A computed fold for a 688-nucleotide part of an RNA from Leontynka pallida, annotated as large-subunit ribosomal RNA, domain II. NCBI's taxonomy places the organism under Eukaryota, core chlorophytes, Chlorophyceae, Chlamydomonadales, Leontynka. Rfam family: Bacterial large subunit ribosomal RNA.
[in-house]
Context: one part of a larger RNA
RNA sequence: GUCAGCGACUUAUAGGAAGUGGCAUUAAGGUUAAAGAGUUAAAUUUGGAGCCUAAGCGAAAGCAAGUCUGAAUAGGGCAUCUAGUCACUUCUUAUAGACCCGAACCCGGUUGAUCUAAUUAUGGCCAAGAUGAAGCUUGGGUAACACCAAUUGGAGGUCUGAACCCACCAAUGUUGAAAAAUUGGGGGAUGAGCUGUAAUUAGCGGAGAAAUUCCAAUCGAAAUCGGAGCUAGCUGGUUCUCCCCGAAAUGCGUUGAGGCGCAGCGGUUGUGUUAACUAUCUUGGGGUAAAGCACUGUUUCGGCGCGGGCUGUGAAAGCGGUACCAAGUCGUGGCAAACUCAGAAUACAAGAUAUGUAUGAAACAUAAGCCAGUGAGACAGUGGGGGAUAAGCUCCAUUGUCAAGAGGGAAACAGCCCAGAUCACCAGCUAAGGUCCCAAAAUGAUUAACUAAGUGGAAAAGGAUGUGAGAAUGCUGAGACAAUCAGGAUGUUUUCUUAGAGGCAGAGCUCGUUUAAAGAGUGCGUAAUAGCUCACUGAUAUAGCGUUCUUGCGCCGAAAAUGCUCGGGACUAAGUAAUCUACCGAAGCUGUGAUAUUUAACAUGUUAAAUAGGUAGGGGAGCGUUUAAUGGCUGGGUGAAGUAUUAAUGUGAAUUAAUAUGGACGGCAUUAAAGUGAGAAUGUUGAC
Numbered sequence: 001g002u003c004a005g006c007g008a009c010u011u012a013u014a015g016g017a018a019g020u021g022g023c024a025u026u027a028a029g030g031u032u033a034a035a036g037a038g039u040u041a042a043a044u045u046u047g048g049a050g051c052c053u054a055a056g057c058g059a060a061a062g063c064a065a066g067u068c069u070g071a072a073u074a075g076g077g078c079a080u081c082u083a084g085u086c087a088c089u090u091c092u093u094a095u096a097g098a099c100c101c102g103a104a105c106c107c108g109g110u111u112g113a114u115c116u117a118a119u120u121a122u123g124g125c126c127a128a129g130a131u132g133a134a135g136c137u138u139g140g141g142u143a144a145c146a147c148c149a150a151u152u153g154g155a156g157g158u159c160u161g162a163a164c165c166c167a168c169c170a171a172u173g174u175u176g177a178a179a180a181a182u183u184g185g186g187g188g189a190u191g192a193g194c195u196g197u198a199a200u201u202a203g204c205g206g207a208g209a210a211a212u213u214c215c216a217a218u219c220g221a222a223a224u225c226g227g228a229g230c231u232a233g234c235u236g237g238u239u240c241u242c243c244c245c246g247a248a249a250u251g252c253g254u255u256g257a258g259g260c261g262c263a264g265c266g267g268u269u270g271u272g273u274u275a276a277c278u279a280u281c282u283u284g285g286g287g288u289a290a291a292g293c294a295c296u297g298u299u300u301c302g303g304c305g306c307g308g309g310c311u312g313u314g315a316a317a318g319c320g321g322u323a324c325c326a327a328g329u330c331g332u333g334g335c336a337a338a339c340u341c342a343g344a345a346u347a348c349a350a351g352a353u354a355u356g357u358a359u360g361a362a363a364c365a366u367a368a369g370c371c372a373g374u375g376a377g378a379c380a381g382u383g384g385g386g387g388a389u390a391a392g393c394u395c396c397a398u399u400g401u402c403a404a405g406a407g408g409g410a411a412a413c414a415g416c417c418c419a420g421a422u423c424a425c426c427a428g429c430u431a432a433g434g435u436c437c438c439a440a441a442a443u444g445a446u447u448a449a450c451u452a453a454g455u456g457g458a459a460a461a462g463g464a465u466g467u468g469a470g471a472a473u474g475c476u477g478a479g480a481c482a483a484u485c486a487g488g489a490u491g492u493u494u495u496c497u498u499a500g501a502g503g504c505a506g507a508g509c510u511c512g513u514u515u516a517a518a519g520a521g522u523g524c525g526u527a528a529u530a531g532c533u534c535a536c537u538g539a540u541a542u543a544g545c546g547u548u549c550u551u552g553c554g555c556c557g558a559a560a561a562u563g564c565u566c567g568g569g570a571c572u573a574a575g576u577a578a579u580c581u582a583c584c585g586a587a588g589c590u591g592u593g594a595u596a597u598u599u600a601a602c603a604u605g606u607u608a609a610a611u612a613g614g615u616a617g618g619g620g621a622g623c624g625u626u627u628a629a630u631g632g633c634u635g636g637g638u639g640a641a642g643u644a645u646u647a648a649u650g651u652g653a654a655u656u657a658a659u660a661u662g663g664a665c666g667g668c669a670u671u672a673a674a675g676u677g678a679g680a681a682u683g684u685u686g687a688c
Stems, first nucleotide, its partner, number of pairs: 001688006011096013029052003035046003056063002066078004099237002102234001106227006117201009126191001128160003131156001135152001137150004164188003168185005203219001205215003212221001240622006250263005264374002266371003269367006276357002278354007291340002296336004301331004307325002309322005377402010407418003422594004427590003433584003436569003442581001444580004449576002456571001462556002466553010483540005489513003495507002519534001523532002595612008623677001625674006632668004642661008
């Protein structure tokens, strides 16, 4: 891992609700408990203590169809005008382990020092080699010591190195040969050495050359048994079918935030009421958007200007000036979530109308009815707060979808677009979206429109004789624009400046003359001249040429890491703009047939209408398993159960039949009771 078996809402007592049954409901009742009798056990019977109900009101005394309050005979509150009770079943709540499995812990009693730590007692072990302390002896030496030398000697937590002990490094090993090893190196190796045996110290403890280290592969408190099924607002799991309805992820509170309570939203059962929704119209209140500046603030410029500054004059008082500041005021132009003189659209409320929803169902109220789940939401559009007018960001409001929604489209794609799947069909029509091929349907039509960039098939400021459309304006057969040929002079090298300044370093002036025209000069150039050129003019030739604005589609701007790309092929339309027709296209709608639910009608088993996506969750109806009861019915060696295969039937759980196997027990009906249904729990046991 697979297969098979086992594996989770139980039981007791009490409360509540619903259903069913008994008695009661005209005249108030219903019921026993303990205990006794009785029985194989029941049934049955005796037992009325007690409980509920039949009367309430008041804090109470108390009064009573009333009572309380009150001065009240007022008013008001709560009652009165009749139905219960005892069982059983189901649901639910409480208390218990309370649907099942799951802690780490805490406490108590015991068992451990054959591992290991320290200690005690008693034993054992350490090849070989090296070094050569003290002391002694002898010699030298001294006044005597000291001291020196040589032998001898054999000290040491001394040295080298086996056994032995350790574990510094590396590799291997890592489902190992091994739950700590092997191999090769390494350290100690007469010592605080190593080791055998026997003992001692025990968990709120011991031991520790001290590391939270060791105390039997277990140690920040051993193991084991018990309290104990500890507790778990946490995780996981929770087993047959069909039918109807169908949520929430919000508010308030919470030692509250992944929990809980109440409300909201769902289901379901009675009863009652009459409107509900949608559209149009009418009537309302409002202070948002936009707007505005009348208030509150803020703010541009100008006029007048309280007051002040600066300044003139004067001995002072004062009198003047002012392109300075400036209250206030007038005009002008703005701004505001916490400004509003005024003020929408929506929304909301009420009313009216409708042969609209609708031959029809819904809404609301009520029984503090009963039973829930939810209280992590997600994205998208719109209006906002936070953030950076960032985020697949975050927090609100509102609508939609997903959640709990399948189908078609968007290449693929919970939240986007279309559309809400009862079932069947090799029928039809459409939606979004599409119609060259992959791939169903137009290589459709019209504007002989636009685009040439593969733009389409990502992007800004900014840039450009890209190109289409429109508008305005200037020049032009008295010849424009462009091109070619020719001229482009003279006073004069103007004046100043300067070494020089001759059109052309710079400053100033910018006149006159000859002319078809020619600047006291547009640029290049020279040291300064020179030289080239332009403005301007003539000729040649000839028909349009320039400038500005608006707008359509394009171009550049445009750099990212494995190989490109619009989904692909490919496309000059199969791109873009607009108009038109046809077709394709879904579980939508229709058609044909079938089923179910609800309501209505009546021929009472038919018809009609509506409905039938669905998680949490609620409700309804069933299937199957085991056992028992009804001394019910019934099958079986002419073959039961079980097992295997096939077929048929039923919406389904399932059932039935046939054949084979098997070899002795089963089935049906109506009830009852449950150890009653497995694919999941790192489930559990077994097999492979």

Notes:
The gene name in the source record is rrnL.